[in-house]
Molecule: RNase P RNA; transfer RNA
Organism: Planctomycetota bacterium
RNA sequence: UCAGAGGGCGGGGCGAUCGCUCGGUGGCACUUGUGCCGCCGGGAGGAAAGUCCGGGCUCCGCAGGACAGGAUGGUCGAUAACGUCGACCGGCCGCGAGGCUAGGGAAAGUGCAACAGAGAACAGACCGCCGAACGGUGGCUUGGAGGACCUGGCUUCGGUCGGGUCGGAAUGAGUCACGCGUGGUAAGGGUGAAACGGUGCGGUAAGAGCGCACCAGCGGUCGAGGUGACUCGAUCGGCUUGGUAAACCCCAUCCGGAGCUAGACCAAACAGGGUGCAGAAGCGGUCCGCUUCGCUAUCGACACUCGGGUAGGUCGCAAUGGAGGCGGCGAGCAAUCGUCGUGCACAGAUAAAUGGUCGCCACCAAUGUCCGCAUUGGUACAGAACCCGGCUUACAAGCCCUCUGAUGAU
RNA sequence: GGAGCUGUAGCUCAAUUGGUUAGAGUACCGGCCUGUCGAGCCGGGUGUCGCGGGUUCGAGUCCCGUCAGCUCCGCCA
Numbered sequence: 001u002c003a004g005a006g007g008g009c010g011g012g013g014c015g016a017u018c019g020c021u022c023g024g025u026g027g028c029a030c031u032u033g034u035g036c037c038g039c040c041g042g043g044a045g046g047a048a049a050g051u052c053c054g055g056g057c058u059c060c061g062c063a064g065g066a067c068a069g070g071a072u073g074g075u076c077g078a079u080a081a082c083g084u085c086g087a088c089c090g091g092c093c094g095c096g097a098g099g100c101u102a103g104g105g106a107a108a109g110u111g112c113a114a115c116a117g118a119g120a121a122c123a124g125a126c127c128g129c130c131g132a133a134c135g136g137u138g139g140c141u142u143g144g145a146g147g148a149c150c151u152g153g154c155u156u157c158g159g160u161c162g163g164g165u166c167g168g169a170a171u172g173a174g175u176c177a178c179g180c181g182u183g184g185u186a187a188g189g190g191u192g193a194a195a196c197g198g199u200g201c202g203g204u205a206a207g208a209g210c211g212c213a214c215c216a217g218c219g220g221u222c223g224a225g226g227u228g229a230c231u232c233g234a235u236c237g238g239c240u241u242g243g244u245a246a247a248c249c250c251c252a253u254c255c256g257g258a259g260c261u262a263g264a265c266c267a268a269a270c271a272g273g274g275u276g277c278a279g280a281a282g283c284g285g286u287c288c289g290c291u292u293c294g295c296u297a298u299c300g301a302c303a304c305u306c307g308g309g310u311a312g313g314u315c316g317c318a319a320u321g322g323a324g325g326c327g328g329c330g331a332g333c334a335a336u337c338g339u340c341g342u343g344c345a346c347a348g349a350u351a352a353a354u355g356g357u358c359g360c361c362a363c364c365a366a367u368g369u370c371c372g373c374a375u376u377g378g379u380a381c382a383g384a385a386c387c388c389g390g391c392u393u394a395c396a397a398g399c400c401c402u403c404u405g406a407u408g409a410u
Numbered sequence: 411g412g413a414g415c416u417g418u419a420g421c422u423c424a425a426u427u428g429g430u431u432a433g434a435g436u437a438c439c440g441g442c443c444u445g446u447c448g449a450g451c452c453g454g455g456u457g458u459c460g461c462g463g464g465u466u467c468g469a470g471u472c473c474c475g476u477c478a479g480c481u482c483c484g485c486c487a
Base pairs, nucleotide, nucleotide: 001406002405003404004403005402006401007400008399009398012361013360014359015358016357017356018355020043021042022041023040024039025038026037027036028035029034030033045381049392050391052390053389054388055387056386057259058258059257060256064288065287066286067285069255070254071253072252073251074088075087076086077085078084089103090101091100092099093098104250105249109248110247111244112243126189127188128185129184130183134181135180136178137177138176139175140174141173142172147166148165149164150163151162152161153160154159197215198214199213200212201211202210216240217239218237219236220235221234222233223232224231225230263315264314265313266312272306273305274304275303276302279293280292281291282290308486309485321346324344325342326341327340328339329338330337331336362379363378364377365376366375367374368373411483412482413481414480415479416478417477420436421435422434423433429467438454439453440452441451442450460476461475462474463473464472
């Protein structure tokens, strides 16, 4: 210098003036708690947002049990809690700084895998290899029936018992070949995201963990390290058991429900009707248990529903407060916690205040330029609504820190 | 404050239990026909499946996050 990785800050400033709102205070007015006027003080955010998680708080009876349902899912820790955060372990990606990771169980069970391919899950024989086994065909060897001829003995003359020479059938046995059928083979080719460990030697008809050696993985046992996930080593077992659970499912852990229109009090308005039912409500998906109310009914409690009414006030809701900030010290790798200090900040609207204008400055863009500057325009995302902890998303410029790779110079 | 639904071609909608290259109507484009236009006939898909990640061999479909739009409920008697 270029290319990157991780993280942080910041959210225009000052002044004048005109408003809005809240609190305090003084005056005036009256309908006596309100209005008007003056003074003093406060008045959006890092995300106030989305409402995606978690908690406080409030009510539901005291918050119980079982099933269902939902959420979470490496380990240890942090925390009020979490699906958040920190550190570490394993896996994947990157030369690296680093990034991503719903990361329990597939040897409980069920399901799924298009196309291609011979075969897709206790697999499979398309090409190739083999000819061990069974069959077939052919060759060779062996084997030698009936028969033909020659001949000898016996004869009841019909034959019969032999010897020799030819001839070689069926069947059988052996052997060689073919690779036709059947078969063996998962070494090789080819398909696929995935083909049931890899290399070598032996072995075999050819092959194959079939046997052996080494390597990889899995499981058991033992040893060492670590709180643990896990890592390292030794040894045994041929054990080689594919993928998918963000498919059903199984396991473990957690979850009672509703929400500030919670909830309490005051005030205002109106008109009742229908249905269900001896049970109803709290109680919500179901059941049990518990509590309360009602119970012989053309009444009534309760629920649902049609209709009607009101959309007012005070509190909750704002500092004797809070999981607040900052600083010091201590513990911890860190998240975070403990303790001390603090002349640190902290708005409360209710259809909803927190704003407008002007001047100066800051930054950005465009145009002009005598390079001094001038003119014009712009300065994001957004906006409290009971309060906190996170996550996620949006965001104009501008600035800072740490680290990595490459190249060059010294 | 709470509950639910939707997002696919310019428009209106499909897509079965995740499977090859996402379809239909209409609109649009090109050609034929016609003196010309329309109608008609023939042909053509023009798409970041709202967006960003993940799971899987494979995602419009499953999961997470996010954006936009729409609908419903609440008080008193």